[in-house]
Context: one part of a larger RNA
RNA sequence: CUGGGCGUAAAGCGUCUGUAGGUGGUUUUAUGUGUCUAUAGUUAAAUUAUUUUUUGUAAGAAGAUAGGAGUGAUAGAAACUAUAAAACUAGAGUACAGUAGAGGUAAAAGGAAUUUCUUGAGGAGUGGUGAAAUACGAAGAUACAAGAAAGAAGGCUAUAGGCGAAGGCAUUUUACUGGGUUGUUAAAAUUGUAUAUACUGACACUAAAAGACGAAAGUUAAGGGAGCGAAUGGGAUUAGAUACCCCAGUAGUCUUAACUGUAAACGAUGGGUACUCGGUAUUGAUAACAAGCAGUACCUUAGCUAACGCGUUAAGUAUCCCGCCUGAGGAGUACGCUCGCAAGAGUGAAACUC
Numbered sequence: 001c002u003g004g005g006c007g008u009a010a011a012g013c014g015u016c017u018g019u020a021g022g023u024g025g026u027u028u029u030a031u032g033u034g035u036c037u038a039u040a041g042u043u044a045a046a047u048u049a050u051u052u053u054u055u056g057u058a059a060g061a062a063g064a065u066a067g068g069a070g071u072g073a074u075a076g077a078a079a080c081u082a083u084a085a086a087a088c089u090a091g092a093g094u095a096c097a098g099u100a101g102a103g104g105u106a107a108a109a110g111g112a113a114u115u116u117c118u119u120g121a122g123g124a125g126u127g128g129u130g131a132a133a134u135a136c137g138a139a140g141a142u143a144c145a146a147g148a149a150a151g152a153a154g155g156c157u158a159u160a161g162g163c164g165a166a167g168g169c170a171u172u173u174u175a176c177u178g179g180g181u182u183g184u185u186a187a188a189a190u191u192g193u194a195u196a197u198a199c200u201g202a203c204a205c206u207a208a209a210a211g212a213c214g215a216a217a218g219u220u221a222a223g224g225g226a227g228c229g230a231a232u233g234g235g236a237u238u239a240g241a242u243a244c245c246c247c248a249g250u251a252g253u254c255u256u257a258a259c260u261g262u263a264a265a266c267g268a269u270g271g272g273u274a275c276u277c278g279g280u281a282u283u284g285a286u287a288a289c290a291a292g293c294a295g296u297a298c299c300u301u302a303g304c305u306a307a308c309g310c311g312u313u314a315a316g317u318a319u320c321c322c323g324c325c326u327g328a329g330g331a332g333u334a335c336g337c338u339c340g341c342a343a344g345a346g347u348g349a350a351a352c353u354c
Base pairs, nucleotide, nucleotide: 004325005324006323007308008307012322014213015212016211017210021206022205023204025088026087027086028085029084030083031082034080035077036076037075038074039073041071042070048066049065050064051063052062053061054060091203092200093199094198095197096183097182098181099180103177104176105175106174107173108172109171114150115149116148117147118146119145120144125136126135162169163168218259219258220257221256222255223254227253228252232248233247234246235245270321271320272319273318274317275316278299279298280297281296282295283294284293303310304309327354328353329352336347337346338345339344
C1' cells in the first nucleotide's frame, strides 16, 4: 500500500533493438462493445436511516417502513470509445538532390621521442633525493656524433568545437560501410531564367519477455614486449613502515580469437508528443544577409523547488508507456536457482538490534 514520490534526501535498468501488452492523427457512414437515460424487478439475515413497543432514562431486545453500489431484462440516445467500410496528409517512412563530421571496420604509409645494439671520439664519474643510499661505470658508463632495430603512443592545430544509442572516438592516405541534417508553406530583397520535388498513406509511441552492444581490471590460447608498471626484491624514512620517496622488476598494458558483463557506466536527471518570455556565443546546410530549421553552451522571465537550483536541451504546463522507491543496520549478505573456465555476475530474504 496512496489524491505520494525518483537531479542532490530511499528511488531512472549502462545503452539500444524489439515480441506480447498498454496508448494512439484528420474526415464521413454504419453498427451499438464500452458509455449514458428511463421503466419495472432483484440486491438473505445482521448492519445503515426514520420510527413503534418494551424499560424510570440510556444501552439492549422485538417489530414496521425506507434506502442502496452492483446485476439481469425491456425501451431509447449516438458526442466520446470500440468494431467494420471508405477517404485524407500535418505524424512516420521511402526515393531523389545537396551537405558537415576524431562515427565504424580493414589495409598501407610517415615523423618526433624512448630504449637496446654497433661504430667513432672521450676519460671519471653518472644517476637519484628533503638529504642519502641501493643501482650503473676503467670489462670505459653518463654526456656527444653516426648508423641499425624494436614496440608503444599520436605533439602543435585543439576547443564553450565535432561525431556516436551508450561505452567511446584525434598522425596521414586508401577501400568498404552505419547514422544525422537540409528540401515544405508564407513574406521581403538581390542575382539569375535553372525550376524540384515525387511517392506510400497512420505504416506511430512505449516496451514485460528476449536479443545485441558495452570503459578499465580480470580469464583462456597463440603472438608481441620499447616505455610504464600491481606482485616481489633491495635502499631510505620511521618507535615500527608489509606505505608515501628512490633503484630494479614479473603479470599486465599492445595484436588476434574467445570469455567476463561490471563502474561516481553521471546530466547522479528513462523514452515519445504538444504547449509556455527574451538575450548572448557557437557548429551545420544556402553565393551572401535576415528570418526560420537541426545541434552545442551560458544568462534569464513566468512557473516549479525544502533549499541549492532548473528554466523551449525544464527539474515549467499536460499526456502516453516502461523501470524503480517505502526507517537505519543486518545486507546487496545467507539459502535456492540461472549464467561463468575461474574470479565472480544476476535474482535476492529473514531472525535479531536500534
Model confidence (mean pLDDT): 84 of 100. The part of an RNA shown here (small-subunit ribosomal RNA, central domain) has 354 nucleotides and comes from Nephromyces sp. ex Molgula occidentalis. Its Rfam family is "Bacterial small subunit ribosomal RNA". Gene Ontology terms of the family: structural constituent of ribosome and ribosome. Taxonomically the source falls in Nephromyces (Eukaryota, Sar, Alveolata, Apicomplexa).